[in-house]
RNA sequence: CCGGGUGGAUAGUCGCUCGUUCCGCAAGGGACGGGAGGAAAGUCCGGUCUCCAAAGGGCAGCGUGCCGGCUAACGGCCGGGGGGAACCGUUCAAGCGGUUUCAACGGAAAGUGCCACAGAGAAUAUACCGCCAUUUCGCGCAAGCGAAACGGUAAGGGUGAAAAGGUGCGGUAAGAGCGCACCGCGGGCGAAGUAAUCCGUCCGGCAUGGUAAACCCCACGUGGAGCAAGACCAAAUAGGGGAGGAGGAGCGGCCCGCUCCGACGAACUUCCGGGUAGGUCGCUAGAGCCGGAUAGUAAUAUCCGGUCGAGAUGAAUGACUAUUGCCCGCAAGGGUACAGAAACCGGCUUACAGCUCGG
Numbered sequence: 001c002c003g004g005g006u007g008g009a010u011a012g013u014c015g016c017u018c019g020u021u022c023c024g025c026a027a028g029g030g031a032c033g034g035g036a037g038g039a040a041a042g043u044c045c046g047g048u049c050u051c052c053a054a055a056g057g058g059c060a061g062c063g064u065g066c067c068g069g070c071u072a073a074c075g076g077c078c079g080g081g082g083g084g085a086a087c088c089g090u091u092c093a094a095g096c097g098g099u100u101u102c103a104a105c106g107g108a109a110a111g112u113g114c115c116a117c118a119g120a121g122a123a124u125a126u127a128c129c130g131c132c133a134u135u136u137c138g139c140g141c142a143a144g145c146g147a148a149a150c151g152g153u154a155a156g157g158g159u160g161a162a163a164a165g166g167u168g169c170g171g172u173a174a175g176a177g178c179g180c181a182c183c184g185c186g187g188g189c190g191a192a193g194u195a196a197u198c199c200g201u202c203c204g205g206c207a208u209g210g211u212a213a214a215c216c217c218c219a220c221g222u223g224g225a226g227c228a229a230g231a232c233c234a235a236a237u238a239g240g241g242g243a244g245g246a247g248g249a250g251c252g253g254c255c256c257g258c259u260c261c262g263a264c265g266a267a268c269u270u271c272c273g274g275g276u277a278g279g280u281c282g283c284u285a286g287a288g289c290c291g292g293a294u295a296g297u298a299a300u301a302u303c304c305g306g307u308c309g310a311g312a313u314g315a316a317u318g319a320c321u322a323u324u325g326c327c328c329g330c331a332a333g334g335g336u337a338c339a340g341a342a343a344c345c346g347g348c349u350u351a352c353a354g355c356u357c358g359g
Stems, first nucleotide, its partner, number of pairs: 001359006008324007016035008037338001041349002044347005049226004061222005066080005081105001083102008106217002111215002113211003128157002130153003134149006165183006184206001185204006192197001230281004240272005251265002254262001288307008325336004
């Protein structure tokens, strides 16, 4: 550094909560038993469950992205492949091999965009320095040296994250895939592998800078909300509906003079239904946990045996005392990590004193 495990102990007293049981009309009380985590956290991903929505197809949006396997599923896990970095070995060198480690790892010859600063030049390549040829001029006895002009050159220097294949040899005026060998790249064929991919061979001197966690393209997936989901029981008060009141009769208005008829209605009585308060369920026996065997490199699966380990709802799981472990301190004494369930499960990520195992 990487990957695992563990996450103080014992006793007593007083409480809290859930279950079973006993006593009690009830309120309540007694006895026995259970009572936070490896992350209960973040709520990032996937599922179970519940309700709502929903003909079918497409577009948009969002997500995922090497290959194979595992799984209920996943953006998770296991195995494999290719790539980057560091170190070691090896080669004249490029390169190759080994070990460790890292990563969201489809596509950059479909199109578009962007590539700061520096630099002569950043994608229609480029001539700043240097190197070289020719001509002219100057100097010199000469070899040659210097300057200018016009060309050649991407080998060398310099700039940069990146400079248009790399290394070596040949070649050349100097150079250059200009030629050759090796490496890389592209294409064809063949062998191996389920596949990603890899190996061999032939051909091509080389055509394709980087960026997709830029737009985009391709393939696959994707309805929404969440246990405050949702289901049931159900007061008081207010309001709604039915019946009675309501009749030959007493109240009110319709009915603005009075009377009659007609239909309507109030108080009051009773019934029904919806919602609220409150309560019950959902709710914890499950993709469960422990051990063993078998299959598999492994993740994991199958079988057998054993086991039950919180279920609250303003929300319990606590407080104190004694002894002790560990750390600091001469001692007195002090400290003992991260952290607290809320329907449940599988992952990921983050936090974590000390002790411990393996590499």
Molecule: Bacterial RNase P class A
Organism: soil metagenome